[in-house]
c-di-GMP-I riboswitch aptamer from Sporomusa termitida, 87 nucleotides, folded computationally. Its Rfam family is "c-di-GMP-I riboswitch aptamer". Its family is annotated with cyclic-di-GMP binding in the Gene Ontology. Rfam describes the family as follows. GEMM was predicted in a large-scale screen for bacterial structured RNA regulatory elements. Of the family's consensus pairs, 95% are formed in the model.
RNA sequence: CACCUAUAACGGCAUACUUGUCGAAAGGCAAGGACGCAAAGCCAUGGGUCUAAAGGCUGGAAAGCCUAUGAUUGCCAGGUUGCAAAU
Numbered sequence: 001c002a003c004c005u006a007u008a009a010c011g012g013c014a015u016a017c018u019u020g021u022c023g024a025a026a027g028g029c030a031a032g033g034a035c036g037c038a039a040a041g042c043c044a045u046g047g048g049u050c051u052a053a054a055g056g057c058u059g060g061a062a063a064g065c066c067u068a069u070g071a072u073u074g075c076c077a078g079g080u081u082g083c084a085a086a087u
Base pairs, nucleotide, nucleotide: 005084012037013036017032018031019030020029021028022027035074041080042079043078045077046076047075048072049071050070055066056065057064058063
């Protein structure tokens, strides 16, 4: 320096849920809280999934259907940056 993660050390993040708040919603943010995670750090680039305000179509209406420019990195892949001890 690189790879790797069986066993350690220092640590890190924070599922569900609750409260508040932003948002049309999905969901985000903050506090509490831990299911778990060797990248559960970061990036929305590819795929998947979620939502459907605006827009379009049907309808007398109520409604229904389509559609991300919205969201999800704790869905997968990719890119990128990192701690430590064996090998």
The organism belongs to Sporomusa, within Bacteria.